About this RNA:
Predicted 3D model of a 72-nucleotide RNA (transfer RNA) from Parcubacteria group bacterium GW2011_GWA2_47_26. The source organism's lineage runs through Bacteria and Bacteria candidate phyla. It matches the Rfam family "tRNA". By type it is a transfer RNA. Model confidence (mean pLDDT): 82 of 100.
Formats: sequence, structure tokens, C1' cells
RNA sequence: GCCGCCUUAGCUCAGUGGCAGAGCAACUGUUUUGUAAACAGUAGGUCCGCGGUUCAAAUCCGCGAGGCGGCU
Repeated sequence: GCCGCCUUAGCUCAGUGGCAGAGCAACUGUUUUGUAAACAGUAGGUCCGCGGUUCAAAUCCGCGAGGCGGCU
């Protein structure tokens, strides 16, 4: 220098055009003498950035940023 993949909640990851989700973690409640476990619930996201396509974009396209890998 060229090519490919990844970037979504605190963490690990789903979601491949039409309401942003799960598990774990956190918080509250029930239970317990108390803690843990269990059960019920709550909160937590400008979906890496900008632009484009579209009635509608986390999703498609372009450019850029960061990370990983391959080739030279």
C1' cells in the first nucleotide's frame, strides 16, 4: 500500500428496511433473624461519526474513525 471482518445498554451479544431487545450486572420490592438464592418489577441506548438512498435506516450505499485478521 491492497483486501476482508467487527463497532448496538456497565459487560457479552441478538436484531439484515416498519415500536431498539436478551442474558449477566445495577436498583427497588416480596421472602429470610440476617445475607445469598428464588420470585416480581424498575432504570439504563443521540445503535462509532458525517453524508446519501427511501414514505420510513441500527439495517442499504459512500466517506471517515477505532479495533482485529490476511496479502504484498